[in-house]
RNA sequence: CUUCAGGGCAAGGUGAAAUUCCUUUCCGGCGGUGACAGUCCGCGACUUCCCUUUGGGAACUGAUUCGGUGAAAUUCCGAAACCGACGGUUAAAGUCCGGAUGAGAGAAG
Numbered sequence: 001c002u003u004c005a006g007g008g009c010a011a012g013g014u015g016a017a018a019u020u021c022c023u024u025u026c027c028g029g030c031g032g033u034g035a036c037a038g039u040c041c042g043c044g045a046c047u048u049c050c051c052u053u054u055g056g057g058a059a060c061u062g063a064u065u066c067g068g069u070g071a072a073a074u075u076c077c078g079a080a081a082c083c084g085a086c087g088g089u090u091a092a093a094g095u096c097c098g099g100a101u102g103a104g105a106g107a108a109g
Base pairs, nucleotide, nucleotide: 001109002108003107004106010024011023012022013021026094027084028083029043030042031041032040038082039081047059048058049057050056051055064080065079066078067077068076086098087097088096
């Protein structure tokens, strides 16, 4: 310098109205870690604030236990749990629409 870099509402119920509520499902960014991680450690993103504003800085930043195997695993296997920015909406959203044909941890060349 170039390219790449986020997945997911299916069925049923209530209702005037819900992919937003209820029941059962579904999804899991990047690097690290004695061994493969949404829940460990760190980072990005979102949000808020500040500055000398194509940029930079600060703050904030969700959630796991038990058992088993093993030299080693909160990462594998078994079981049971838990978590998910902001704005919008005929009704409350991890999943719909929007900022975003954006930004970006980082990966490859």
FMN riboswitch aptamer (RFN element) from a bovine gut metagenome, 109 nucleotides, folded computationally. The model forms 100% of the base pairs in the Rfam consensus. The RNAcentral record of the sequence draws on MGnify.